[in-house]
RNA sequence: GGACGGUUAGCUCAGUGGUAGAGCACCUGACUUUUAAUCAGGGUGUCCUGGGUUCGACCCCCAGACCGUUCA
Numbered sequence: 001g002g003a004c005g006g007u008u009a010g011c012u013c014a015g016u017g018g019u020a021g022a023g024c025a026c027c028u029g030a031c032u033u034u035u036a037a038u039c040a041g042g043g044u045g046u047c048c049u050g051g052g053u054u055c056g057a058c059c060c061c062c063a064g065a066c067c068g069u070u071c072a
Base pairs, nucleotide, nucleotide: 001071002070003069004068005067006066007065010024011023012022013021018055026042027041028040029039030038048064049063050062051061052060
């Protein structure tokens, strides 16, 4: 340098163009002498950046950034 894949919650990852989700973690409350466990409630988010298409974009297109695999 070429090709390919990835980037979404604190972490690991789903998500078929129509209100962004799960598990773990976290926060609040109940219970308990206390902690843990258990129960109830809470999503906590600039979907990597910029632009385009569209009535509408995490999703499609273009360019860029970063990470990884591979070829040279």

A computed fold for a 72-nucleotide RNA from Roseivivax halodurans JCM 10272, annotated as transfer RNA. RNAcentral holds the sequence, with entries from Rfam. Rfam family: tRNA. The family's RNA type in Rfam is transfer RNA. Rfam's curators write: Transfer RNA (tRNA) molecules are approximately 80 nucleotides in length.